Context: one part of a larger RNA
RNA sequence: UUGGGCGUAAAGCGUCCGUAGGUGGUUAAUCAAGUCAGCUGUUAAAGAGCGGAGCUUAACUCCGUUAGAGCGGUUGAAACUGAUUGACUAGAGUUUGGUAGGGGUCGAGGGAAUUCCCAGUGUAGCGGUGAAAUGCGUAGAUAUUGGGAAGAACACCGGUGGCGAAAGCGCUCGACUGGGCCUGAACUGACACUGAGGGACGAAAGCUAGGGGAGCGAAAGGGAUUAGAUACCCCUGUAGUCCUAGCCGUAAACGAUGGAUACUAGGUGUUGCUCGUCAUCGACCCGAGCAGUGCCGUAGCUAACGCGUUAAGUAUCCCGCCUGGGGAGUACGCUCGCAAGAGUGAAACUC
Numbered sequence: 001u002u003g004g005g006c007g008u009a010a011a012g013c014g015u016c017c018g019u020a021g022g023u024g025g026u027u028a029a030u031c032a033a034g035u036c037a038g039c040u041g042u043u044a045a046a047g048a049g050c051g052g053a054g055c056u057u058a059a060c061u062c063c064g065u066u067a068g069a070g071c072g073g074u075u076g077a078a079a080c081u082g083a084u085u086g087a088c089u090a091g092a093g094u095u096u097g098g099u100a101g102g103g104g105u106c107g108a109g110g111g112a113a114u115u116c117c118c119a120g121u122g123u124a125g126c127g128g129u130g131a132a133a134u135g136c137g138u139a140g141a142u143a144u145u146g147g148g149a150a151g152a153a154c155a156c157c158g159g160u161g162g163c164g165a166a167a168g169c170g171c172u173c174g175a176c177u178g179g180g181c182c183u184g185a186a187c188u189g190a191c192a193c194u195g196a197g198g199g200a201c202g203a204a205a206g207c208u209a210g211g212g213g214a215g216c217g218a219a220a221g222g223g224a225u226u227a228g229a230u231a232c233c234c235c236u237g238u239a240g241u242c243c244u245a246g247c248c249g250u251a252a253a254c255g256a257u258g259g260a261u262a263c264u265a266g267g268u269g270u271u272g273c274u275c276g277u278c279a280u281c282g283a284c285c286c287g288a289g290c291a292g293u294g295c296c297g298u299a300g301c302u303a304a305c306g307c308g309u310u311a312a313g314u315a316u317c318c319c320g321c322c323u324g325g326g327g328a329g330u331a332c333g334c335u336c337g338c339a340a341g342a343g344u345g346a347a348a349c350u351c
Base pairs, nucleotide, nucleotide: 003323004322005321006320007305008304012319014201015200016199017198021194022193023192025088026087027086028085029084030083031082033081034080035077036076037075038074039073040072041071042070048066049065050064051063052062053061054060091191092188093187094186095184097182098181099180103177104176105175106174107173108172109171110154114150115149116148117147118146119145120144121143125136126135162169163168206247207246208245209244210243211242215241216240220236221235222234223233258318259317260316261315262314263313266296267295268294269293270292271291272290273289274288275287276286300307301306324351325350326349333344334343335342336341
């Protein structure tokens, strides 16, 4: 619970697509459902308002009269909402010409490093730490030179730089492919916004099957440290990390800030594009605009911190969510999942 809120106090779904629904640009005519007005019906009695009367007064009782929202009928109005018809172009979309990009999928190629194997040189150490030890090494290690193999990741460029709805994306080249921005104004003519249910995507870890396995490395073993050391440090090391196909569906999935539109001082960086002045051969420089991305800051907002044209300002529309702490994201039920578990989600009790 017709209230107030959701950056940090409880609270924005991880993100997008979209059904119903809600909301919706300019203009003309018509209708009259909403809306507004008149008349009218109903609205028992009691009660209420007003006037009066009766108990000595009052309370109380009685008489008269009046009133209401709501609902129904009827007659009108036409500004707004709505409906129908017609028109428009500022929203939205299509299109012309450009353009930036680690956007996605697939394939091919490359070098550095690491480890291992083979061979050469070479000899007693190497490695590791705070110090050590476990460990490796005279069966020749470490170091170094040449050759080979494997897997994973791509130094510099690299940037509060770019792209993507988010998760995320970084060696090079190619094929296919999505979106954005700028520009012109040709076309459609409100086709829009949001979105309960629903659907799709969704890091890491984990699961199933088949591969792969260099390095790293949960578990595990050993060495140290310590009172102990199921840790931090060291030596090993299995799952895993990688690929293919499927599942899982969660994160401090964060800007802890839902989406859309409009309005409201500036300053200063940076990315992409367009135009212009000077220069004019062009690239710069400079100025203006649009779209992103940062910092500072006015008004305003805020409990404060801070936010501040990328709003947490001023407004409108739609959705989600919150309502003291613990119990508890637990129990039960249901749905989903191979499982792990996920989603939904209480109460008793207690402070």